Background
This is a predicted structure of a 374-nucleotide RNA (Bacterial RNase P class A) from a Pseudomonadota bacterium. RNAcentral holds the sequence, with entries from ENA. Its Rfam family is "Bacterial RNase P class A". Gene Ontology terms of the family: ribonuclease P activity, tRNA processing and dimeric ribonuclease P complex. About the family: Ribonuclease P (RNase P) is a ubiquitous endoribonuclease, found in archaea, bacteria and eukarya as well as chloroplasts and mitochondria. Of the family's consensus pairs, 97% are formed in the model. The gene name in the source record is rnpB. Model confidence (mean pLDDT): 77 of 100.
[in-house]
RNA sequence: CCAGGGGGUCGGGCGACCGCGUCGCACUUCGGUGCGCCGAGGAAAGUCCGGGCUCCACGGAACGACGGUGCCGGGUAACGCCCGGCGGCUUCGCGUGAGCGGGGUCAGGGAAAGUGCCACAGAAAGCAGACCGCCACGGUUUCGGCCAGGCAAGGGCGAAAGGGUGCGGCAAGAGCGCACCGCGGUCCCGGCAACGGGAACGGCACGGCAAACCCCACCGGGAGCAAGACCGAAUAGGGGCGGCACAUGGGCCUGUUCCGGCUCGUCGCCCGGGUUGGUUGCUGGAGACCGUCAGCAAUGACGGUCCGAGAGGAAUGGUCGCCCAUCGCUCUUACGGGCGAGGACAGAACCCGGCUUACAGACUCUCUGGCGCA
Numbered sequence: 001c002c003a004g005g006g007g008g009u010c011g012g013g014c015g016a017c018c019g020c021g022u023c024g025c026a027c028u029u030c031g032g033u034g035c036g037c038c039g040a041g042g043a044a045a046g047u048c049c050g051g052g053c054u055c056c057a058c059g060g061a062a063c064g065a066c067g068g069u070g071c072c073g074g075g076u077a078a079c080g081c082c083c084g085g086c087g088g089c090u091u092c093g094c095g096u097g098a099g100c101g102g103g104g105u106c107a108g109g110g111a112a113a114g115u116g117c118c119a120c121a122g123a124a125a126g127c128a129g130a131c132c133g134c135c136a137c138g139g140u141u142u143c144g145g146c147c148a149g150g151c152a153a154g155g156g157c158g159a160a161a162g163g164g165u166g167c168g169g170c171a172a173g174a175g176c177g178c179a180c181c182g183c184g185g186u187c188c189c190g191g192c193a194a195c196g197g198g199a200a201c202g203g204c205a206c207g208g209c210a211a212a213c214c215c216c217a218c219c220g221g222g223a224g225c226a227a228g229a230c231c232g233a234a235u236a237g238g239g240g241c242g243g244c245a246c247a248u249g250g251g252c253c254u255g256u257u258c259c260g261g262c263u264c265g266u267c268g269c270c271c272g273g274g275u276u277g278g279u280u281g282c283u284g285g286a287g288a289c290c291g292u293c294a295g296c297a298a299u300g301a302c303g304g305u306c307c308g309a310g311a312g313g314a315a316u317g318g319u320c321g322c323c324c325a326u327c328g329c330u331c332u333u334a335c336g337g338g339c340g341a342g343g344a345c346a347g348a349a350c351c352c353g354g355c356u357u358a359c360a361g362a363c364u365c366u367c368u369g370g371c372g373c374a
Base pairs, nucleotide, nucleotide: 001370002369003368004367005366006365007364008363009362010361012323013322014321015320016319017318018317020039021038023036024035025034026033027032041345045356046355048354049353050352051351052350053224054223055222056221066220067219068218069217070216071085072084073083074082075081086108087106088105089104090103091102092101093100094099109215110214114213115212116209117208118207131155132154133151134150135149138147139146140145163181164180165179166178167177168176182204183202184201186199187198188197189196190195228280229279230278231277238271239270240269241268242267243266244265249264250263251262252261253260287306288305289304290303291302292301293300294299324343326341327340328339329338330337331336
C1' cells in the first nucleotide's frame, strides 16, 4: 500500500425563499389570518426478552401442572443482556518436538436413574459381529482344498465397528504382558469457582444423541396508556319527595275461559349512572455530556455542566446558491483544472435497559493474508 473479518464514532454543513404541525399572543366576517418560540433516530423499526408505571386477581407455606433459563465468577433495577475467566471445536503463526501464542466459534447442566432412537451402506449398530482374511493340533483328500475349531491383526462398509502408538508374545492373534498417551474413580496441591497440575492404583468397564421423552437446579399471577383517574351537555331512560289524576280501564303472568296476583298517568323540584366530549396520566429520567477516582473489563462512586416533540391516526418537507465526502467523463508528463452526477436506511405516539433486523458513504482502532521498502 492492497484485500478480507471484527469493534467504535459519525451519517452532510452554511445561507435565502416557500411550505407543514403543536403551543403562545393579537385580530376575526368564527371559516381563518398575522406574528413569535419550538419541531425524530441510531435504529424512532421488529414487538423478541427484561423492567418502571397502572388496574384486576390473590390469607401463608409446601408439593404438583405448564412455560422459560442452563459451564464458572462478576456487573445491573432486572434480563434469555453485558464483561472477565474456564473448557471443547476450528484456523493461523512460532517451535525438531512436547507445546506455546493470536483470531474465530459453541442452547457449553446430567448419557454409571429409566425409556427411546442410531438412516444409507454393511456379515454385524448395542447383553456386538465374522463378508474377505490369518492360523497350530485333529479328521478327510482326486493334494487344489474341504470339515471341525481358534482369531480379530489387515482389508472392506459406515457419522460411529467395544481405546491409540510401539515393543514383546503367539500356530495365528488379542490389554495376553509391558512403556507412553487416552480413560476411570481415589488422594494431594493450586484456584471463590468452572477447572488445572501431580501421584499411586485399575487392563478398560462407561459408543453417540437430552434443539427426543426425561432427571436436576433456578425463575415465572393476569392484562396493558385503547392501562387508569377526574369533570361531565342536549336527548332518552332510572330513583326519591310533593301536587293533581284514576281503575267497571290498559299491560304482564299459559293459546282460550274463569279465578287470582303484580303493575300503571301527568306536572314541579332534587339525586345518581352511562354515551359524545373535555382535563389528566405526559414526559426531568435506572437522563445526557465532561472530568477525577476504583476496577483487566462490564460498570460504579463523586464533582461540574446541561436537558424547549409531546399529538389528535399523527406535522417535522421542498427549491435555489456556495461548500464538503464520493463517483463518471475530460484536459495535463505531473501537480492541478473543467463539466456533470450526487448523501443511505428510515420516521416519535406512556417511558426506560437490551437483543435482532435495515443502512450510500466517511473517520478510527484491532486481527488475518498478500506485495513492496528500510